[in-house]
């Protein structure tokens, strides 16, 4: 000084909810609020899940199908990082 780990410090994020706002929706934004999180920083390459506007099929006001739409706080992968005992 890097790499692995994470005792500790001095932070940091911010789940459910509510309140506005934008989407058809899942969901996002900003505000409050803290479940939890050592990457709960970033990224839709991989594979899981959600929605289902347009479109297709069935049928007569529904039902399947469907990602181009979302989820990084579902894994996995790629990359950047604060401190630091053993």
């Nucleotide at each position: 000084g890097a790499u692995a780990u994470g005792c500790a410090a001095g932070g940091g994020c911010a789940a459910a909810c509510c309140c506005g706002c934008c989407g058809c929706a899942a969901g996002g934004c900003g505000g409050g609020g803290a479940c939890g999180c050592a990457a709960a920083g970033c990224c839709a390459c991989c594979g899981g899940u959600c929605u289902g506007c347009a479109g297709g099929a069935g049928a007569u006001g529904c039902u399947c199908c469907c990602a181009u739409g979302a989820u990084a706080g579902c894994g996995g992968g790629g990359u950047u990082g604060c401190c630091a005992a053993a």
This is a predicted structure of an 86-nucleotide RNA (c-di-GMP-I riboswitch aptamer) from a Gammaproteobacteria bacterium. Its mean pLDDT, the model's own confidence on a scale to 100, is 89. Taxonomically the source falls in Gammaproteobacteria (Bacteria, Pseudomonadati, Pseudomonadota). It was read from a public genome assembly, where an Rfam model found it.